[in-house]
RNA sequence: CAACGAAAAAGGCAAACCACUGCGAAAGCGUGGGACGCAAAGCUACCGGUCUUCACCCUUUUUUACACAGGGCAGACAGCGGGGUUGCCGAA
Numbered sequence: 001c002a003a004c005g006a007a008a009a010a011g012g013c014a015a016a017c018c019a020c021u022g023c024g025a026a027a028g029c030g031u032g033g034g035a036c037g038c039a040a041a042g043c044u045a046c047c048g049g050u051c052u053u054c055a056c057c058c059u060u061u062u063u064u065a066c067a068c069a070g071g072g073c074a075g076a077c078a079g080c081g082g083g084g085u086u087g088c089c090g091a092a
Base pairs, nucleotide, nucleotide: 004090005089012038013037017033018032019031020030022029023028036079042085043084044083046082047081048080049077050076051075052074056072057071058070059069
């Protein structure tokens, strides 16, 4: 330096669930508690994926319009996989 990851050491993160007269239309997020797990469960929506649909646009339908449905736009998930990037420790 590149791999690798121990019943090692020091530290770290925190699922479900609960709370909040919290934020959001929703998915979801924040804070506190909690601990299933995690060697990148640090960061990043670049690729694939999943989820949401208030408003707006298009399509379908309709005499017209509404509603419904599909798509777009938009949003979310980094604890779904891959990529990028930064990083603690050091047994085999």